[in-house]
RNA sequence: GAUCCUGGCUCAGAUUGAACGCUGGUGGCGUGCUUAACACAUGCAAGUCGAGCGAGAACGGUUUCUUCGGAAGCUUAGUAGAGCGGCGCACGGGUGAGUAACGCGUGGAUGAUCUACCUUGAAGAUUGGGAUAACAGCUGGAAACGACUGCUAAUACCAAAUACGAUUCAUAUUUAACUGUAUGAGUGAAAGAUGGCCUCUGCUUGCAAGCUAUCGCUUUGAGAUGAGUCCGCGUUUCAUUAGCUAGUUGGUAAGGUAAUGGCUUACCAAGGCGACGAUGAAUAGCUGGUCUGAGAGGAUGACCAGCCACACUGGGACUGAAACACGGCCCAGACUCCUACGGGAGGCAGCAGUGGGGAAUAUUGCGCAAUGGGGGAAACCCUGACGCAGCCAUGCCGCGUGUGUUAAGAAUGCCUUAGGGUUGUAAAGCACUUUCAGUAGGGAGGAAAAGGUAGUCGGUAAGAACGGCCUUCAACUGACGGUAUCUCCUUAGCAAACACCGGCAAACUCCGUGCCAGCAGCCGCGGUAAUACGGAGGGUGCGAGCGUUAAUCGGAAUUACUGGGCGUAAAGCGCGCGUAGGCGGCCUGAUAAGUUGGAUGUGAAAGCCCUGGGCUCAACCUAGGAACUGCAUUCAAAACUGUCAGGCUAGAGUAUGGUAGAGGAUAGUGGAAUUUCCGGUGUAGCGGUGAAAUGCGUAGAGAUCGGAAGGAACAUCAGUGGCGAAGGCGGCUAUCUGGACCAAUACUGACUCUGAGGUGCGAAAGCGUGGGGAGCAAACAGGAUUAGAUACCCUGGUAGUCCACGCCGUAAACGAUGUCAACUAGCCGUUGGGGACAAAAAUCGGCGGUGCCGCAGCUAACGCAUUAAGUGAACCGCCUGGGGAGUACGGUCGCAAGACUAAAACUCAAAGGAAUUGACGGGGGCCCGCACAAGCGGUGGAGCAUGUGGUUUAAUUCGACGCAACGCGAAGAACCUUACCUGGGUUUGACAUCCUGGGAAUCUUUUCGAAAGAUUUGAGUGCCCUUCGGGGAACCCAGUGACAGGUGCUGCAUGGCUGUCGUCAGCUCGUGUCGUGAGAUGUUUGGUUAAGUCCAGCAACGAGCGCAACCCUUAUCGUUAGUUGCCAGCACGUAAUGGUGGGAACUCUAGCGAGACUGCCCGGGUUAACCGGGAGGAAGGCGGGGAUGACGUCAAGUCCUCAUGGCCCUUAUGUCCAGGGCUACACACGUGCUACAAUGGUAAAUACAAAGGGCAGCGAGCAAGCGAUGGUGAGCGAAUAACCACAAGUUUAUCUCACUGCGGAUUGGAGUCUGAAAACCGACUCCAUGAAGUUGGAAUCGCUCGUAAUCGUGGAUCAGAAUGCCACGGUGAAUAUGUUCCCGGGCCUUGUACACCCCGCCCGUCACACCAUGGGAGUUGAUUAUCCCCGACGUCAUUGGGCUAACCCUUCGGCGAGGCAGGUGCCUAAGGUAUGGUUGAUAACUGGGGAAGUCGUAACAAGGUAGCCGUAGGGGAACCUGCGGCUGGAUCACC
Repeated sequence: GAUCCUGGCUCAGAUUGAACGCUGGUGGCGUGCUUAACACAUGCAAGUCGAGCGAGAACGGUUUCUUCGGAAGCUUAGUAGAGCGGCGCACGGGUGAGUAACGCGUGGAUGAUCUACCUUGAAGAUUGGGAUAACAGCUGGAAACGACUGCUAAUACCAAAUACGAUUCAUAUUUAACUGUAUGAGUGAAAGAUGGCCUCUGCUUGCAAGCUAUCGCUUUGAGAUGAGUCCGCGUUUCAUUAGCUAGUUGGUAAGGUAAUGGCUUACCAAGGCGACGAUGAAUAGCUGGUCUGAGAGGAUGACCAGCCACACUGGGACUGAAACACGGCCCAGACUCCUACGGGAGGCAGCAGUGGGGAAUAUUGCGCAAUGGGGGAAACCCUGACGCAGCCAUGCCGCGUGUGUUAAGAAUGCCUUAGGGUUGUAAAGCACUUUCAGUAGGGAGGAAAAGGUAGUCGGUAAGAACGGCCUUCAACUGACGGUAUCUCCUUAGCAAACACCGGCAAACUCCGUGCCAGCAGCCGCGGUAAUACGGAGGGUGCGAGCGUUAAUCGGAAUUACUGGGCGUAAAGCGCGCGUAGGCGGCCUGAUAAGUUGGAUGUGAAAGCCCUGGGCUCAACCUAGGAACUGCAUUCAAAACUGUCAGGCUAGAGUAUGGUAGAGGAUAGUGGAAUUUCCGGUGUAGCGGUGAAAUGCGUAGAGAUCGGAAGGAACAUCAGUGGCGAAGGCGGCUAUCUGGACCAAUACUGACUCUGAGGUGCGAAAGCGUGGGGAGCAAACAGGAUUAGAUACCCUGGUAGUCCACGCCGUAAACGAUGUCAACUAGCCGUUGGGGACAAAAAUCGGCGGUGCCGCAGCUAACGCAUUAAGUGAACCGCCUGGGGAGUACGGUCGCAAGACUAAAACUCAAAGGAAUUGACGGGGGCCCGCACAAGCGGUGGAGCAUGUGGUUUAAUUCGACGCAACGCGAAGAACCUUACCUGGGUUUGACAUCCUGGGAAUCUUUUCGAAAGAUUUGAGUGCCCUUCGGGGAACCCAGUGACAGGUGCUGCAUGGCUGUCGUCAGCUCGUGUCGUGAGAUGUUUGGUUAAGUCCAGCAACGAGCGCAACCCUUAUCGUUAGUUGCCAGCACGUAAUGGUGGGAACUCUAGCGAGACUGCCCGGGUUAACCGGGAGGAAGGCGGGGAUGACGUCAAGUCCUCAUGGCCCUUAUGUCCAGGGCUACACACGUGCUACAAUGGUAAAUACAAAGGGCAGCGAGCAAGCGAUGGUGAGCGAAUAACCACAAGUUUAUCUCACUGCGGAUUGGAGUCUGAAAACCGACUCCAUGAAGUUGGAAUCGCUCGUAAUCGUGGAUCAGAAUGCCACGGUGAAUAUGUUCCCGGGCCUUGUACACCCCGCCCGUCACACCAUGGGAGUUGAUUAUCCCCGACGUCAUUGGGCUAACCCUUCGGCGAGGCAGGUGCCUAAGGUAUGGUUGAUAACUGGGGAAGUCGUAACAAGGUAGCCGUAGGGGAACCUGCGGCUGGAUCACC
């Protein structure tokens, strides 16, 4: 990397009171401050009644009078404003702060209650009285608002009478009862108004009493409606909130209330609540419903509807049927406003509206026409409820923005392989339609009541009034609004956007940009070819909308009730005992709590669903049904569960007899060994390690012998043996003691299982007290190792290890596997009993343990598999991505160390398990290679040559960088080359094609210049065709633009070519088989080979690319051929030579063949492959050498060989020229040459090759020069002539160990050659000079036979210029026992946290900055609790000094009763002091977390000291060490 699994993250859907961005034609129906229960200017939102009462303007009407100015009266119904009185203001409307509560929901109770207005029934409404507002006067105050005096009314107030019933008490009786009945006593009512009438009474016109009708009033029964109270059940999170409570729980008595009740008070008792979660904290209005979902669920509580709570904040009462009262009152507080500074006023969470907050939410509209409400007899009045309109695409629904035809497939745009494709029937054009918008005209429904009129009935003494009505008739009433809707006219005319196009996920190309700008829901995209950024063309989706953001459910079986898991992925408590709880064997009977069925009540309406109906459809509205899965009551059933009763023995237990055992505790005892001490013998070392040192020892160690002391541990036996719940347990003996098993019978009769809390046990380390202390050994000390070494190693050594008592309570406390029971193939061991066969042995079957293997089944796989991880039950514990973190804070425990319990912010898109393929390992096995070893010669030291780095420079052109760059590209830089630099020129160009004009081309001259070039003179007219006008080809000049040109960039865009692993033996495929899969098998295994070469075996059978062979060369022979090569024999000739005739034998040349194949023999081996030896042979097991390079690796090298995409330059990055540079030089490295010398140097003589190239060439010979070389020049396009001389070698002489007669650098002088040119900067020659260097540190290179070493020769390039490169031959060794080690490679296997593949991965400290967060001396808010102080208003209680109309009383005095103000007391809001709790903000400093730097390298491989767990100590840091444990350790050995 790929795979399977686990597991999180993310997306596609639906939805919203939404907001934002872009855009916007129209209509219908809905919705519209989610934030500051923040503050509010202004207007409106609750009044009404004259038929309750007194008074009464202005104005109007009318009558009379008038001096015409007016005055008086009346006003049917006396309007305004105000007052007394009645009803209403407790409804309607708003908001969700508080509230976790009988607040809400649901079902009940009220025999514990009230209810104005309304309905219905019964009874009544009698007689009196005194005040008071208004008003008038006077007066205080700025105002608000009052004070005093006087007058007056009522359906206002009060007294008396009556009151069956109401209510209180008493008595009697009755009742379960506070029940009912009877009797007696006490208490307690009232109001009139209006209309009509005259039968009765009074005055008598007609009025009044009266009557009558209606309304109102009082008492009371019942109903309806509404309300109060109580109860069962349900109702968020936190246990890091576990104990709470003194009116607390109950009782008695009293008070209080409409009413029960500690609601309140006194007394008595000590209760009440809580793990089924009290108390506390946080959050929150609840519900019908709404959204989502297959459902179960989850989320939510806008609009509409029900309930509750609140009304600036806190408290309080008054009035009333009802309030502790949104638009009332009082007090306190905060805030705002007015003020004359003395005092006052206010409360939009009503409708509009304003400011503020905010991402964000509308008009200071019209109307009471409808519906509803209040008042009224009614007309009417009031109504920001409501009906409508306005604003907003905020949502849902409907409609439109045209329809048909039209291919020249127009133009434009875009792309292009340059052909074309696409935009696209799209447009234009032609024909048609007119929804919608516009103009004009017509025009519904929402309206019916009430009231009036007529009729009829009731009513009355009668009629009327008045009331009712199935009724009749006429008129009137519309905010919306001239709206819905209909018709005419007109023109396609006025009407389309938005998002996306890498995958998920429908839709692709070009340009720009170049890790920039940017995108992004996740994965991710962008570093010069971006389908991912930005633009364009095209496409996809949706459409008056479309996207984004936020939020909810879904997908998510990702909290799993439906419906998950726990051996290794997260997850079994370390192990028992046991409480609550949960579960529970067989039979019978009863019961009816659970369970099942039926019925009844309820489950508001709306909503959802179904079926109809109404708006042209739909949304919407409307009717009916179903549903509301629930609760309550009741009837029934009796299988199962429960309960009760009775029985059983299979579960469990008890008894009897045995057995095995390191089970536990205590006491005693034994030998071996270590150490120390004493004594003897004895002498120089001992000890220790990888190697050493510290240490011990001549003061006698170590060694050895004898004796003594003391502590700890128990070799062998010993065993995947035994015992125990686990931890754990090992010499022997005794005592005490727990459990298990076996056998056979008897007994009890479900007594069982599990087990939250609880409780006990619990390795090692550690702690406390007291002992003990031989050995070992944290810490510590010293010695080593090391860059360092706070380690590993060594020498010492203290706690500790041991005992007693007491703590701690944790481990990889592991089988990483909870306990209990049942069922489900086997085989083989081992252990303890017993049975069968007559004993033993063997065997057979049965019980209890403990192991190995293995089937079904299970599992992601590994594996498990009657000792389950299988199957089906019971109960408990635990898990929910990684990190932060088993941490912080809090609590509990502990002497401490610490343990238990246990988060969040923040951060990542993974973390993880098992298995697979590779790669890697200081893992293992096998094998190979000049890999090591054995040898020979070098490099590294010197001088020089050459290349590179660096430096320098105007430039020192560029590339190549471990092996696999560095005598490499370059097979050859003085100019040229040349790409670089400086300077001088040039611009269609030095080079190619096309066009226009002119000219043939070409040759030649002058001037300037460094040249390029500029300028200029003369000559000159050819070739082909021709209709003779001209045209054409090639070439030159000028011009125009297309274009040329670029050694400019990108080798990480490429082709081609090349290097490398490596001439290593490997790399794959088809079919089959195995595996869920990646993959495996084949290719592994046993032999063998140079080889995956071959053989045998095998779930494989075959095949391909590689290996080998085929090719070239070389070694032997044959044959053919015989010049330029050859010459044996024959002949000629020379001083000599194949020189000549000739020959074709030999050598040679170069064609064709032969030959070598383990073919033959012996032995080994599996009767194999093959190996060893031998024969023959020129050659023997691949004969030597070469060419040949599998799949692939290294983004290896090359854009400067060439080709080429893209980009860049275009009077220059092109091109031409001159000069310079690439040749520089404190230095470093690579590759070479020459040496350091005697196996040598010098001098002389002399022998033997191969292979090559040659005409602008090789050049003999001759003669000149010391020489390089020059002159002349035969021959040769070469088996002919020349280059050509081979050198080392051999022979002779000399030098004699000396920086020399070695070595030749460097320098001076003089030359030669090439070439326009030799200064920068060539090679060679001669003379002179004569440096370093005396064999080279660490390290390192080549080579295994014609090889190394050594010697010369040739060639390419090239005018000239090799120590380099390529090739050729001559001379010609040494060594290899072997595979332990180093390096590289191959195969198999193993481990892995690696896959960019060990140059990998990765841990911790430290320094700096950043982010969120914990602690933190403190500081500052909020909230809450307790104690105390103060104590407003007000209720209640109390008081009666002051004041006091009606009523009662009186002695007539207002004395008394009563009342009021005032006082006092209890309670009490706000406030204050003090002390706590909880919580927010902030803070020097500090802990930990995440990305780059520093120090090391702890982990992953045996990770280089195996790792990890617990604990303790130590250390810059990872970590180290001690003790105990685990395997989740490799390797080897044993068994």